Overview: RNAcentral holds the sequence, with entries from Rfam and Ribocentre. The RNA shown here (Glycine riboswitch aptamer) has 85 nucleotides and comes from Bacterioplanes sanyensis. Lineage of the source: Bacteria > Pseudomonadota > Gammaproteobacteria > Oceanospirillales > Bacterioplanes.

[in-house]
RNA sequence: GCGCAGCCCGCAGGAGAGCAGGCACAGGCCUCGCCGAAGGCGCAAACUCCCAUAAACGCUCAGGCACACGGACUGCGGUAUCAAC
Repeated sequence: GCGCAGCCCGCAGGAGAGCAGGCACAGGCCUCGCCGAAGGCGCAAACUCCCAUAAACGCUCAGGCACACGGACUGCGGUAUCAAC
């Protein structure tokens, strides 16, 4: 000097499950049923044993169950950098 990946920003796509019932109405609280792709927690083999570790698997604390918002993940673009060169 250049400059991945990752983080961050923007755009687009993006599933699932009650427009449940009751009380209240300062828009909140309670009850039951359900969902998993924010987050969180848990587990295997590879390797005889031990330790460790993962997910879109499992659990549903949290969150969610008309629309909206959110949404793992994917694609594109971008800022500033690091690695490599």